[in-house]
RNA sequence: GCGGGUUUAGUCUAGCCUGGUAGGACACGAGCUUCCCAAGCUCGCAGCCCGGGUUCAAAUCCCGGUACCCGCA
Numbered sequence: 001g002c003g004g005g006u007u008u009a010g011u012c013u014a015g016c017c018u019g020g021u022a023g024g025a026c027a028c029g030a031g032c033u034u035c036c037c038a039a040g041c042u043c044g045c046a047g048c049c050c051g052g053g054u055u056c057a058a059a060u061c062c063c064g065g066u067a068c069c070c071g072c073a
Base pairs, nucleotide, nucleotide: 001072002071003070004069005068006067010026011025012024013023020056028044029043030042031041032040049065050064051063052062053061
C1' cells in the first nucleotide's frame, strides 16, 4: 500500500440484510426483605466511534475518516 472483519451505557452484547418508540445481562445508586451480610424482588442511572450525504424519518442505506483484529504485498 491492497482486501476483509469489528466499533452500541462503566463492561459484555442484541438490533443493521428488510430505515419508523434503542433492548438484555452484569456493574453502579435507591428502596423492600434480613439481627447483619450475601442472595432475591422493585425502581432508577447511563449508550449507537467521528464527519458528510440521501430521506418526512438513519444505529440501520451511501461516501470519507479514526481505532483494533486478520490476510496479502
Molecule: transfer RNA
Organism: Candidatus Micrarchaeota archaeon